[in-house]
RNA sequence: UUCGUAGGAGGCGAUGGAGCUCGCCGGAAACGCCAGAUGGCUGAUGGCUCCUGUCCGCUU
Numbered sequence: 001u002u003c004g005u006a007g008g009a010g011g012c013g014a015u016g017g018a019g020c021u022c023g024c025c026g027g028a029a030a031c032g033c034c035a036g037a038u039g040g041c042u043g044a045u046g047g048c049u050c051c052u053g054u055c056c057g058c059u060u
Base pairs, nucleotide, nucleotide: 010025011024012023013022016051017050018049019048020047021046032041033040034039
């Protein structure tokens, strides 16, 4: 210096933040779906909860 393995820390899971949990990754995990293809649709979560933002409805 390079390669491999193990562990620790860590990182990622279609739009923000935090906690818990599940799975995945080791420079990768990841980068939604439909279509009539100059268009259209859902969602702030991988899942649960809370906050912020957005949309719809009702009440005051």
The RNA shown here (Fluoride riboswitch aptamer (crcB RNA motif)) has 60 nucleotides and comes from an Actinomycetes bacterium. It matches the Rfam family "Fluoride riboswitch aptamer (crcB RNA motif)". A reference for the family is Baker et al. (2012), "Widespread genetic switches and toxicity resistance proteins for fluoride", Science. Of the family's consensus pairs, 100% are formed in the model.